[in-house]
Molecule: Glycine riboswitch aptamer
Organism: Marinobacter sp. X15-166B
Formats: sequence, C1' cells, structure tokens
RNA sequence: ACGAUGACUUCCGGAGAGCUGUCGACGCCGCGUUAGUCGACACACCGAAGGAGCAAGCGGCCGCUGGCGUUGCCACGGUACGUGAAUCUCUCAGGUCCAGGGACGGAAGGGGUGCU
Repeated sequence: ACGAUGACUUCCGGAGAGCUGUCGACGCCGCGUUAGUCGACACACCGAAGGAGCAAGCGGCCGCUGGCGUUGCCACGGUACGUGAAUCUCUCAGGUCCAGGGACGGAAGGGGUGCU
C1' cells in the first nucleotide's frame, strides 16, 4: 500500500405442529344464545430463538503385548478420564389462525484484522 472472513447495523427471503377438550372472564341491570379474544388446566403435537447430549479423531492414564537407537521412544490393545460438530438427537425453554419471533441464506454498509 492492498485488504478478505467473522462479530455489528439495515433491508429482503425464511419451515414445522390442535379448526382439540373443560372451566372462568370479556362497559352497566335481568335472562338466554352464538362467535371471537384473553387466562387457567388437561391431553396431543412441532423444532429453525435459546439450552442440553454425543461419533471419529486428538490428548491423558494403563499394559507380565511387540519392536528399537532402552531409566525412554514407537506400534498395538484397553480405558465407568478429558476434549470433541451439526440442519443429528432431546424437547427444559419456546412454539402449534394472523401478527410477532425465527436457525439459515442473499444484498448493502461500516470499522478493525489475517494473508499478500
């Protein structure tokens, strides 16, 4: 000098699952009914906020195993030890009209940095 990628900001796209049941409330007075909304409980279900779990590998430890350049190294084997990913699994949380949220993807911006 150039200057990614990630964190960050804005915009756009973005799935799945109850048209469930019971009870209560929904301006004022009395009675009744329907629909909707909200809340509580129950059962059923979804996985893509968040959260949790783990394979190989690697490391540690062990070994009446083998090899070698032998107070160790390498290979092999074992291990209710550690580390270890997800769109996998779990379903705590969240969700099951719309809205909102939404992993992830695209575009733009801005500021630093790695490489060169």